This is a predicted structure of an 84-nucleotide RNA (transfer RNA) from Lachnospiraceae bacterium UBA1721.
RNA sequence: GCAGGAAUGGCGGAAUUGGUAGACGCGCACGGUUCAGGUCCGUGUGGGAGCAAUCCCUUGUGGGUUCGAGUCCCAUUUCCUGCA
Numbered sequence: 001g002c003a004g005g006a007a008u009g010g011c012g013g014a015a016u017u018g019g020u021a022g023a024c025g026c027g028c029a030c031g032g033u034u035c036a037g038g039u040c041c042g043u044g045u046g047g048g049a050g051c052a053a054u055c056c057c058u059u060g061u062g063g064g065u066u067c068g069a070g071u072c073c074c075a076u077u078u079c080c081u082g083c084a
Stems, first nucleotide, its partner, number of pairs: 001083007010026003019067001027045006046057004060076005
């Protein structure tokens, strides 16, 4: 230099043919159980604004197509693999 692959909440990791983004697990918060802790069980848990109802933002980054994009197209960054 060329080709292929990967990037998603705090972490790991799903998401079918484009149709509610974040299932499930870990962690965390509160509660239960215990003399206490661990284990176990229940509820909640992406970010921001708001008293609340609710609204806005979010799949490496920047664009595009579409009623609708993690998914399709273009460019680009980092990492992995192969070839030269």
Its mean pLDDT, the model's own confidence on a scale to 100, is 82.